[in-house]
RNA sequence: GCCGCCAUCGUCUAGUGGCCCAGGACAUCGGGUUCUCAUCCCGAAAAUCACGGGUUCGAUUCCCGUUGGCGGCACCA
Numbered sequence: 001g002c003c004g005c006c007a008u009c010g011u012c013u014a015g016u017g018g019c020c021c022a023g024g025a026c027a028u029c030g031g032g033u034u035c036u037c038a039u040c041c042c043g044a045a046a047a048u049c050a051c052g053g054g055u056u057c058g059a060u061u062c063c064c065g066u067u068g069g070c071g072g073c074a075c076c077a
Stems, first nucleotide, its partner, number of pairs: 001073007010026004018057001028044005050066005
């Protein structure tokens, strides 16, 4: 330099055009249970879906670019 893949709550992830102002698990916070802790049960908060643009009536999803990460190839006097 070229090609491919990935980026979603604090963490790990589901979702592949409308049912989603985005669901789950763990963690956190509040409550119940318990003499107390743990377990268990109930509830809450937490994501402008990496960033910018485009397509569309409608984008987390499709397209282009940027940034970051991973992998492959090439070059290496």
Predicted 3D model of a 77-nucleotide RNA (transfer RNA) from Candidatus Daviesbacteria bacterium RIFCSPLOWO2_02_FULL_36_7. Its Rfam family is "tRNA". Rfam links the family to the GO term triplet codon-amino acid adaptor activity. By type it is a transfer RNA. The RNAcentral record of the sequence draws on ENA.